A computed fold for a 480-nucleotide part of an RNA from Azospirillum sp., annotated as small-subunit ribosomal RNA, 5' domain. The coordinates come from a structure-prediction model, not an experiment, and the mean pLDDT is 87. It matches the Rfam family "Bacterial small subunit ribosomal RNA".
[in-house]
Context: one part of a larger RNA
RNA sequence: AAAACAACGCGGGCGGCAUGCCUAACACAUGCAAGUCGACGAAGGCUUCGGCCUUAGUGGCGCACGGGUGAGUAACACGUGGGAACCUGCCUUUCGGUUCGGGAUAACGUCUGGAAACGGACGCUAACACCGGAUACGCCCUUCCAGCGAUGGUUGGGGAAAGUUUACGCCGAGAGAGGGGCCCGCGUCCGAUUAGGUAGUUGGUGGGGUAAUGGCCCACCAAGCCGACGAUCGGUAGCUGGUCUGAGAGGAUGAUCAGCCACACUGGGACUGAGACACGGCCCAGACUCCUACGGGAGGCAGCAGUGGGGAAUAUUGGACAAUGGGGGCAACCCUGAUCCAGCAAUGCCGCGUGAGUGAUGAAGGCCUUAGGGUUGUAAAGCUCUUUCGCACGCGACGAUGAUGACGGUAGCGUGAGAAGAAGCCCCGGCUAACUUCGUGCCAGCAGCCGCGGUAAUACGAAGGGGGCGAGCGUUGUUC
Numbered sequence: 001a002a003a004a005c006a007a008c009g010c011g012g013g014c015g016g017c018a019u020g021c022c023u024a025a026c027a028c029a030u031g032c033a034a035g036u037c038g039a040c041g042a043a044g045g046c047u048u049c050g051g052c053c054u055u056a057g058u059g060g061c062g063c064a065c066g067g068g069u070g071a072g073u074a075a076c077a078c079g080u081g082g083g084a085a086c087c088u089g090c091c092u093u094u095c096g097g098u099u100c101g102g103g104a105u106a107a108c109g110u111c112u113g114g115a116a117a118c119g120g121a122c123g124c125u126a127a128c129a130c131c132g133g134a135u136a137c138g139c140c141c142u143u144c145c146a147g148c149g150a151u152g153g154u155u156g157g158g159g160a161a162a163g164u165u166u167a168c169g170c171c172g173a174g175a176g177a178g179g180g181g182c183c184c185g186c187g188u189c190c191g192a193u194u195a196g197g198u199a200g201u202u203g204g205u206g207g208g209g210u211a212a213u214g215g216c217c218c219a220c221c222a223a224g225c226c227g228a229c230g231a232u233c234g235g236u237a238g239c240u241g242g243u244c245u246g247a248g249a250g251g252a253u254g255a256u257c258a259g260c261c262a263c264a265c266u267g268g269g270a271c272u273g274a275g276a277c278a279c280g281g282c283c284c285a286g287a288c289u290c291c292u293a294c295g296g297g298a299g300g301c302a303g304c305a306g307u308g309g310g311g312a313a314u315a316u317u318g319g320a321c322a323a324u325g326g327g328g329g330c331a332a333c334c335c336u337g338a339u340c341c342a343g344c345a346a347u348g349c350c351g352c353g354u355g356a357g358u359g360a361u362g363a364a365g366g367c368c369u370u371a372g373g374g375u376u377g378u379a380a381a382g383c384u385c386u387u388u389c390g391c392a393c394g395c396g397a398c399g400a401u402g403a404u405g406a407c408g409g410u411a412g413c414g415u416g417a418g419a420a421g422a423a424g425c426c427c428c429g430g431c432u433a434a435c436u437u438c439g440u441g442c443c444a445g446c447a448g449c450c451g452c453g454g455u456a457a458u459a460c461g462a463a464g465g466g467g468g469c470g471a472g473c474g475u476u477g478u479u480c
Stems, first nucleotide, its partner, number of pairs: 002479002006476005013352006019345002021310001026308003030305003035061003039058002043054004068263003078187006086180003091176008099133004108123006139158003144153003163168002189235003196226003201223008238260004242253004265286005288299004316342001318341003324338001325336004355385004365376004389421001391416005399407001424469005429450003435464005445452002
């Protein structure tokens, strides 16, 4: 000099665009952040008796996305390039099918337990809920045959469906797209004042398990495997695209945005499901908080706001689904603190303004003085103008292809008044641009380094003057 998710001091007019708990992954009051659909019976309501509306329950899809955080992790976590033994709801496409039956259960009713949370017994009922049978091109398991093989044929066995409002569905199978699981090469911080580490350890055989390979797990067998090209151990850390700096090489860094990973009070576990070992699901244990009739229950903001606390320090308990996107639905539509906007903060970057011209007898005042004068200084006043921003009034969008606008009467446009409402901060010994006077007297103080101050201090304090930057200017800490 440059930079920033900065903070502090003094000062502060406007706009645009960004950014805003780096600390306690500390604890959280309150509200909201994931619902939706009439396939089904019931209840209530309306009825023009056709039906319609509401919805607690059953059922379907979604809740594994989106949003947050960076604790853990030095690891196939990430980056990059490959690989083979896999899965995939919704979507696209191709082929085939959609048959005959059955038994329940919530809601509801009666009785009843409990303070509550929540139940219990008996009875009734429906479905696209559940179960059995039939059929099965192809599919899965299996026998045999052909073939080097991919594969084809064959024997035996197994397994489907859901209807209704006729357009949506449902079932079996193939392909695709997108998504995901697994394996490997290479790259990826510091410490040797960490030198040896390892028994499911390393490999094999056979099995189990998984969607799938594999010591992933198990039985048996062998004795291996890793390591100064740094194993193991300890410390630190999410990784990357990028960002900052730098001529580059490099160094530092990983906020916002984007990709991946991990986590969801702490630890463990599985269930459901195409997908989770599941932030606003379940179970167990623990700590904490709350309710209780003491028997027992409830909770999890690292979602958006907000509160306490910590801290030098970081915002509103706002509006709207109008747009983009997501979930459900045939749709109408509903939901969406994703998102789009608004609010707060000069936190940053960028732009604009605080007036322009003229004006010497060089006013007054201030300061200095060799007392003549010099300087502040065309600066002011005065005169002549202009009106950006702001203010007042009126018109008023794009974003929305037909309807729909939170933003918003916003941006923008027009008219009007009036220089009117708008300048500070740091520095002036050298480095380094800018000098005098007074006060002080090694005091008070300054200071980035060198160093100033002990009676004429351009270095302290003030004033006048000057220099630099400017709605900012300085300081501190950090990086290069």